[in-house]
Context: one part of a larger RNA
This record gives sequence, C1' cells and structure tokens, in this order.
RNA sequence: CUGGGCGUAAAGGGAGCGCAGGCGGAUAGAUCAGUCUAAAGUGGAAGCCCGAGGCUUAACCUCGGAAAGCCUUUGGAUACUGUCUAUCUUGAGUAUGUGAUGGGAAUGCGGAAUUCAGGGUGUAGCGGUGAAAUGCUCAGAUAUCCUGAGGAACACCAAUGGCGAAAGCAGCAUUCUGGCACACUACUGACGCUGAGGCUCGAAAGCGUGGGGAGCGAACGGGAUUAGAUACCCCGGCAGUCCACGCCGUAAACGUUGUAUACUAGGUGUAGGAGGUAUCGACCCCUUCUGUGCCGCAGCUAACGCAUUAAGUAUACCGCCUGGGGAGUACGCACGCAAGUGUGAAACUC
Repeated sequence: CUGGGCGUAAAGGGAGCGCAGGCGGAUAGAUCAGUCUAAAGUGGAAGCCCGAGGCUUAACCUCGGAAAGCCUUUGGAUACUGUCUAUCUUGAGUAUGUGAUGGGAAUGCGGAAUUCAGGGUGUAGCGGUGAAAUGCUCAGAUAUCCUGAGGAACACCAAUGGCGAAAGCAGCAUUCUGGCACACUACUGACGCUGAGGCUCGAAAGCGUGGGGAGCGAACGGGAUUAGAUACCCCGGCAGUCCACGCCGUAAACGUUGUAUACUAGGUGUAGGAGGUAUCGACCCCUUCUGUGCCGCAGCUAACGCAUUAAGUAUACCGCCUGGGGAGUACGCACGCAAGUGUGAAACUC
C1' cells in the first nucleotide's frame, strides 16, 4: 500500500460540538484544470519480450528489432468531476400556531418514615438468628402517647410509559432556560453530511478546601459459623454517602451494534400530534406524521439470530482489528495534588 473484517469469535472512539480535510441536490450557460483522444519530442546502457548468430550444448555472450509507464509541447472532444455565472426548491434552516415532556438551573414549601432529645403511662425484659451470642435494659429499656431537633430520600401514581447527545433525570410550587413533535402557509436558497487534531460534557468510587452528618456503611472492633473463616449471618462503626467550589476522566460508559441519507412484505401494541366520519361535545372507528416495543416475509448470518428502530440493499465520512501469553506491562512523552489516566512496545514463549 492492498485485501478481509468490527452484535456474540480480535475489532465502534463513553457522548456531543466543530476548524482543517474528504464527500455533496436540480436546471442552463461559460471555461477546459482533472479526464479522454491524435501527433511530435523525450523515455542512458544493461535487463524483460521477439528474431538471428557465437562458445560441442546450456547457462552465458554478441547483433538487430519491438515494447514501455511517466514527463514536455501542440491540436482536438466536452459526457462526468472541478472552477465561474445565472436560476430553482425537493436537502438544510427561519418565522407563525398547537402540543407533550422525571430535559437543565435556582429558590421556597410538604407529608410519611428512621434516629436522637424532653415529658407522660407502664414493668421486665428487648433485640437478633437456622439456632445463638455479642449488644441494649431496674441509673426504668422494649411498647405506647405528646412535644421538639436534624439529615437524607421522595411510597401510591408507575407503565413493556416519558425526556435527554451520552452520562443520566421522579414529592409539590414559582422563576429562568434547552431540545423535540405536529399543522399550515410564508420566507432564505444547498447555507448540507462526516469530521484527524481541538474544545465541552461525562455514573460510581476517589482527591483538595470549607460545611453537614438522620439512616446506611468499605476499613476496623466484637459475637457466631467453621477443620480454619482475614467471608457469607448478627451487634457496633471511622471515612464515605449529602451541600458549595475545584479536581479526577474512568465503567459490562452495553443495543457489547459509529454518524448521516435513500430504498426494501406485512401484523399487532404503546406514547405524543394532526385530519376525516360521526356527534351538542366526547368516546369508538378510519387515515397520516414522529417516537418506542413485540411478532414476522424477502434478504442477510458460522450459527444464534437481525429483519422499515436491520445485523437487508447502497452511498459518504470517521474510529478500530490482524493468533494466545508476555501486557494494557516496560520505557519515553503528555496530563493529574495524589490515586492514576492517555499513548503504548520488545525479548522470550506456546
């Protein structure tokens, strides 16, 4: 460089935005850069190929010819690509209206429950387990009633449901704010797709500073179990879990399936919108758009399975793979407070 691949065998970047780059809708004209064509020049020798000859043959050598990409110049062609000009509306976008929404941020409020504290009633146990014990309790526990404090999470609704690029998002209200779908016209006129680097976001755990600390609870202590038990079970319990600000940048970050577009049987649910029929209106019914499930044909697949939400048929662009171990290690570099992260070998071995 090429080939073959990436749901489960090795392989889709955690996700988005986006500079460069790559690719790019319809019509007409111009140009002739790419492209195609003709001619001329160049294309060292040797070699390869063809013919002839010389060593006894061959290898080898000698002679002649042919061939050849590239490059240069000139003339020509104009379908496609490029460039320029003009135009278009179907891609993309904007405006208007309607709608759904656990999308995001801030503030305030609420009830149930646990724990703790104070008070009342009340008396001997409570708690826990397979069974127990550690533990709590006559300094009055557990139970029960009243009052108060504080933190964290929001039962039912709840769904195979909704929203978000992903991570993720759930009590209620208010304010600010994002995206999306549908309908109908109007407008802009290719403004698009992808995207190496780059930038931003990114669960949990962890880190820094300051708060907070009810419950839970790595570590740790104790009780059991056991041959042992650095566990599973029980009683406690520091960090943490929560908040603010700043780091970290990783996950089975999974649909283990990159993004965008077009096309390719159906059936059945569900969520949001629009229309029709009907109606006072609504429901039902029918059509349609968008999302989200299940089943299933063609096709694909090693099979499992996928199947208009493709793993089918194609196009554009990016990322990645190339036997197992060594190893996501060593070294170097970059980032980080650290933990570590990113990049990422080889010897050797099977």
Molecule: small-subunit ribosomal RNA, central domain
Organism: uncultured bacterium